[in-house]
Predicted 3D model of a 357-nucleotide RNA (Bacterial RNase P class A) from a Gammaproteobacteria bacterium. NCBI's taxonomy places the organism under Bacteria, Pseudomonadati, Pseudomonadota, Gammaproteobacteria. It matches the Rfam family "Bacterial RNase P class A". Its family is annotated with ribonuclease P activity, dimeric ribonuclease P complex and tRNA processing in the Gene Ontology. Model confidence (mean pLDDT): 78 of 100.
Formats: sequence, C1' cells, structure tokens
RNA sequence: GGAGUCGACCAGACAGUCGCGAUGCUGCUUCGGCGGCAUGGAGGAAAGUCCGGGCACCACAGGGCAGGGCGCCAGGUAACGCCUGGGGGGUGUGAGCCUACGGAAAGUGCAACAGAGAGCAGACCGCCUAAGCGUCACUUCGGUGACGACGGUAAGGGUGAAACGGUGAGGUAAGAGCUCACCGCGCCGGUGGCAACACACGGCGGCACGGUAAACCCCGCUCGGUGCAAGACCAAAUAGGGGGACGUUGGUGCGGCCCGCAUUGUCCCCGGGUAGGUCGCUUGAGGUGCGUGGUGACACGUUGCCCAGAUGAAUGACUGUCCACGACAGAACCCGGCUUAUCGGUCGGCUCCCGCU
Repeated sequence: GGAGUCGACCAGACAGUCGCGAUGCUGCUUCGGCGGCAUGGAGGAAAGUCCGGGCACCACAGGGCAGGGCGCCAGGUAACGCCUGGGGGGUGUGAGCCUACGGAAAGUGCAACAGAGAGCAGACCGCCUAAGCGUCACUUCGGUGACGACGGUAAGGGUGAAACGGUGAGGUAAGAGCUCACCGCGCCGGUGGCAACACACGGCGGCACGGUAAACCCCGCUCGGUGCAAGACCAAAUAGGGGGACGUUGGUGCGGCCCGCAUUGUCCCCGGGUAGGUCGCUUGAGGUGCGUGGUGACACGUUGCCCAGAUGAAUGACUGUCCACGACAGAACCCGGCUUAUCGGUCGGCUCCCGCU
C1' cells in the first nucleotide's frame, strides 16, 4: 500500500415563518366554545405476522389419545424454534463461516440409467482345473501336454456417484481376513474434562449385512384454547317477535376425540333494533451512568431519567445555510427474538498478499 473478516455506533444538521397531536398549568365565555404558556412527540428495522411471553376471557386448564414443536453438551433468559460458550462434522491459505448434530443392531421404504450384482448381492471380461470325468497327441508304460465338461474363485479389469474395509507378506490349483503385521472399525479399561468428547495410553475381537430418517418410523424433552376486532363499563333503541329440533338414556361447558368433573337447558331458521361513548392505552421482565462477578450471553448493587398514545388515524409546508447529498422506510395493547429490505459515514480488533527499511 492492497485485499478480506468480525464487532460497535450514527441514520441528515442548523436558523426563521406558519401549521398539527398528547400531558400539565392557565385566561375568557352567550357554556356552544375561543385562546395563551411549558414539556414531550415514529424505527434499526416500526416491515413479515414467523416464534416466545405479559395481559384478558373460557370448567379446575384435570388425565389420556391424536396432533404440533425441538433434537450434541453446558449455561443465560419470564420463556423460546432465541442468545452465549464448548464438542463433533463440513469449508476456507488464514482471520473466520455454516451446521435440520438423538437412533440405520426395532421395522418398512427409496437410490434413474449403466452394470453379473446396489446390502445376508453377484460372475460380463477374466484366473484355476490340484482331486475325480471325457477326448486327442506323445510315451522310457511310471506318466506328460493340450482341450473340454462338471466345478472353484472374487485378488486383476470393466459398469457406476457409490460394489460388502486398506497396504504388505505368507498361504493356495487359483484366490479370499484363509493366516499374520500395521492401519481402519467395534467393545472394555485408564487419563483429562461437569459433560458432549479427546488421547502418537493399554487390552480383547476378524469385524454387525454399506447409504439415506430435511423418507415413513422409533426414542427423549415439551405444548389447554382464543385473542385488544381480547375484555370491562355506560348510554340509547327495538318486537319480552314468529317457527322448528333434541329432552336427564339428553343438551351444554372456546381447535378434534375419549374418560372424568361441573351444570340444567341447548341448537337451527325467518324477522326487528343498535354500530355511540369511556376504559383497556402506556411506569415497563423499562432505559442511562458507575461498580462488582463471569471467557461470554448475562446477573447483582447503586445513581438518575419518564421516553408517542392517534382513532377516516398526529410531527407537515415554505425559505436560507452546511455537508455523510440523505437509501429501506411510519407506532395503533406491550415486550424478548428471528427473518427480510437498505444509501452512506465513523471507530476498533484480527488475517493474508506485495514492496521498502
């Protein structure tokens, strides 16, 4: 100097003139309303509605089945499918990044084509023909050679993404864990670690018949439901209308089914009225600074702060200056996450390459 990787922060600024919404204080009023002042007023994702909860309601959220979610270990958290740290695997020269990571010896299924054969498999090209059988040739009549059949074999070659451990030696008719050495694999022990696991430690075993569960399945843990259009209150209006079904052996009880429990009515169709207001609604598993503990997520203590509550939906318009020239983009009960979109700027750690000293 270049390239990369990880983390944190910001998200146009200032001034002026008008205009919005909330809260508090306050003036006038013909009680209908009309003003004034102060303070605060959209995001890192407010988005997706994907998870987890707070809160509200329903039987007491009981038991079970079905169904859903998660799936290495240890922690964090109110909780989670989230986060942190570690382990295994993959990937990159590396810093790093990814991980749907329990079980294939419970069972079932799947793998086109090629290939003999794709998982208690298989003989296409091959290799052998020792023993016994047949034919031919030779023969010193002991046998030898060649071919073939019956058979043996899976070491070599081929097919394929993948072929039933690998290398070497012995052995064999030729071969094969058939035997052995080493490696691989499985089991046991030891050492380290809370554990997952690791070990150039020790021993035993020829060794389970591969892959795939983001296929069905098995195993472990876990899960009531519905949702602010929840729910509560007030006011007003109407038709305390009409018809039908079931009837304690029944009906109903907020996803389905069964049991239990509670309760004594429930459901369907036609027709009529209302759609207004208040609460819920913002003080929170809240945030800043500092200290302590921890590798970390975070926890504890302390200090201080109040930080939008609209409801046909509030923060906009104009002018001037500056420069990071402004992208993606607007709360609607609230919070913790994940995912997606995105213009740029600032700061820091680490890795690699090139050059100079």